[in-house]
RNA sequence: UGAGCAAAACAGGCAAUCGCGGGCUGUAUACUGUAUAGUCCGAGGAAAGUCCGAACUCCGCAGAGCAGAAUGCUGGAUAACGUCCAGUGAGGGCAACCUCAAGGAAAGUGCCACAGAAACAUACCGCCCGGUGCGCUCAUAUUCUAUGCGCCGGGUAAGGGCGAAAUGGUGAGGUAAGAGCUCACCGGCAGCCGGGCGACUGGCUGGCCGGGUAAACCCCAUUUGGAGCAAGACCGAACAGAGGGAAGAAUGCGCCCACGCGGCGCGUUCGCAGGUUGCUCGCCUGUCAACCUUCGGGUUGGUUGCUUGAGGCGCGGGGUAACUCGCGUCCCAGAUAGAUGAUUGCCACCUGCGGGUCCGCGAGGACUGGCAGGCACAGAAUUCGGCUUAUCGUUUGCUCAAACC
RNA sequence: GGGCAACUAGCUCAAUGGCAGAGCAAGCGACUCUUAAUCGCUAGGUUCAGGGUUCAAGUCCCUGGUUGCCCAC
Numbered sequence: 001u002g003a004g005c006a007a008a009a010c011a012g013g014c015a016a017u018c019g020c021g022g023g024c025u026g027u028a029u030a031c032u033g034u035a036u037a038g039u040c041c042g043a044g045g046a047a048a049g050u051c052c053g054a055a056c057u058c059c060g061c062a063g064a065g066c067a068g069a070a071u072g073c074u075g076g077a078u079a080a081c082g083u084c085c086a087g088u089g090a091g092g093g094c095a096a097c098c099u100c101a102a103g104g105a106a107a108g109u110g111c112c113a114c115a116g117a118a119a120c121a122u123a124c125c126g127c128c129c130g131g132u133g134c135g136c137u138c139a140u141a142u143u144c145u146a147u148g149c150g151c152c153g154g155g156u157a158a159g160g161g162c163g164a165a166a167u168g169g170u171g172a173g174g175u176a177a178g179a180g181c182u183c184a185c186c187g188g189c190a191g192c193c194g195g196g197c198g199a200c201u202g203g204c205u206g207g208c209c210g211g212g213u214a215a216a217c218c219c220c221a222u223u224u225g226g227a228g229c230a231a232g233a234c235c236g237a238a239c240a241g242a243g244g245g246a247a248g249a250a251u252g253c254g255c256c257c258a259c260g261c262g263g264c265g266c267g268u269u270c271g272c273a274g275g276u277u278g279c280u281c282g283c284c285u286g287u288c289a290a291c292c293u294u295c296g297g298g299u300u301g302g303u304u305g306c307u308u309g310a311g312g313c314g315c316g317g318g319g320u321a322a323c324u325c326g327c328g329u330c331c332c333a334g335a336u337a338g339a340u341g342a343u344u345g346c347c348a349c350c351u352g353c354g355g356g357u358c359c360g361c362g363a364g365g366a367c368u369g370g371c372a373g374g375c376a377c378a379g380a381a382u383u384c385g386g387c388u389u390a391u392c393g394u395u396u397g398c399u400c401a402a403a404c405c
Numbered sequence: 406g407g408g409c410a411a412c413u414a415g416c417u418c419a420a421u422g423g424c425a426g427a428g429c430a431a432g433c434g435a436c437u438c439u440u441a442a443u444c445g446c447u448a449g450g451u452u453c454a455g456g457g458u459u460c461a462a463g464u465c466c467c468u469g470g471u472u473g474c475c476c477a478c
Stems, first nucleotide, its partner, number of pairs: 001401007009394002012347007020042010044377001048388002051386005056228004063281004068224005073087005088102001089100004103219002108217002110213003124160002126156009168186006187209002189206007232304004241295005248270009271287006298478001311330008349374005355368005406476007415429004423460001431447005453469005
């Protein structure tokens, strides 16, 4: 100097003029509204996506079970999480570093298309042994034989082919030819000993050795009620209702009566309907209306929820860290057609071009000035903790390469 | 602000993880005096985009984009 990796903070500043929302204190007037003066506060690191988790609210019980869903190496942090920290293992990168949906295939059921001989199993081409036929050579015939071609039987899975994957891999020996058949090293599996809280790891012994797939169904461990601030609570105003939905039975007490087990009221049990935002049980409510549902009408107004928080900042302690404990200090938007904007000037920052001065042997560096252009992503709506996505730049540390000395 | 869905040929829709199809429209040919109808043939596809699992993805998983629907008394 160039190319990279990782982390933290910021997210332009100042001044003037005009213009906005909320709070507080006054003044004026009106009757609780309007105007005006002063002062204080007033968008983000993502406010976004609505992907996770909660707080909070409601569900006439919110309880139990099942289904469904989620997480998935180990140990920690946290209110909790699918998040974060540290580590183990695997993979990528020369490295700094990065990524992982990382339990179980020996509980079971599936799937591995096409190709290929064969994908829970296997012999297409080959190789070897035995038998046999043809052929070649010898003057002829016969026999034998090297080599070649074909057929039959047996052995084989080393080599080749097919494929994503084919009886652990490489090498040597051995064999008729081969094979863990034997040996050395490596891998998996089993046993024993050591280290670690643990995931896991180091060593020794043993020839024990078909696979893959669970972001396939599933099994195991842990967790999980549902809906959501348009949740809810309150006030005001106006209107118009019309239909549909079962099934009652038994029994106790009291009363009435025309004395017929007739009628009425209260209670219990069973049943029926509804609610418990997937189902079942339980529970609760109701017994011709609590509730559910169809069509239609009216109001789409106001207050609250609404900002003091698992809060921010500073200092100190503990911890490798995530984070946590203690003390002190501060109040930092609450809108509802939805507020922070417009103009001017100067400065800062970035990019490009051309200079000047100084330092250095040199590669190069420091300071200063001129011109032109640029200045990102983008706006709260109940509130927090994360993840993901978009994005102009500054700073710090680390890795690699080249040049110079 | 919150909740829920969809995306495949020009259009409307299919497709149990194993070669992306059908109808309509379009072009050409046959038939017909000509057209329509009918018949036959042809072409048309980065399955919204990217990443991942798997030997293999339209399909399974994650992230982003576009479009649509619902919410009060």